[in-house]
The prediction has a mean pLDDT of 84. Predicted 3D model of a 72-nucleotide RNA (transfer RNA) from an archaeon.

RNA sequence: GGCUCUGUAGCUCAGCGGUAGAGCGCCGCUCUCAUGAGGCGGAGGUCCCGAGGUCAGCACUCGGCAGAGCCA
Numbered sequence: 001g002g003c004u005c006u007g008u009a010g011c012u013c014a015g016c017g018g019u020a021g022a023g024c025g026c027c028g029c030u031c032u033c034a035u036g037a038g039g040c041g042g043a044g045g046u047c048c049c050g051a052g053g054u055c056a057g058c059a060c061u062c063g064g065c066a067g068a069g070c071c072a
Base pairs, nucleotide, nucleotide: 001071002070003069004068005067006066007065010024011023012022013021018055026042027041028040029039030038048064049063050062051061052060
């Protein structure tokens, strides 16, 4: 330098163009002598950045940035 893949909650990851979700973690309540487990509820997101087309984008197209892999 070229090609491919990835970027979404604190972490690991889902998410057919139609108002963003799960598990774990965190907070509160319940339960217990107490802790944990269990049960109930809650908080937490400029969806990496910018542009484009679309009535409408996390998703499609283009550019950029970051990470991983392959080739040279």
Annotation:
Rfam family: tRNA. Rfam classes the family as a transfer RNA.